[in-house]
Predicted 3D model of a 61-nucleotide RNA (transfer RNA) from Marmota monax. Its Rfam family is "tRNA". From the family's description: Transfer RNA (tRNA) molecules are approximately 80 nucleotides in length. The source organism's lineage runs through Eukaryota, Eumetazoa, Chordata, Craniata and Marmota.
RNA sequence: UGUGGCUCAGUGGUAGAGCACUUGUCUAGAACUCAUGAGGCCCUGGGUUUGAUCCCCAGCA
Numbered sequence: 001u002g003u004g005g006c007u008c009a010g011u012g013g014u015a016g017a018g019c020a021c022u023u024g025u026c027u028a029g030a031a032c033u034c035a036u037g038a039g040g041c042c043c044u045g046g047g048u049u050u051g052a053u054c055c056c057c058a059g060c061a
Base pairs, nucleotide, nucleotide: 001061002060005019006018007017008016013050021037023035024034043059044058045057046056047055
């Protein structure tokens, strides 16, 4: 340090961005642009709390 496939945000009140991907638009066809959609209950197990991705402990990498 661990959060969608990748790189990273995020706040005690069930999570976003860029890239990638789907579909449409555009094109003679691609690429680019634009629009749209899907995809993560946040490394695992406990604890505190009305409520934990967030705080505490242990473990794993």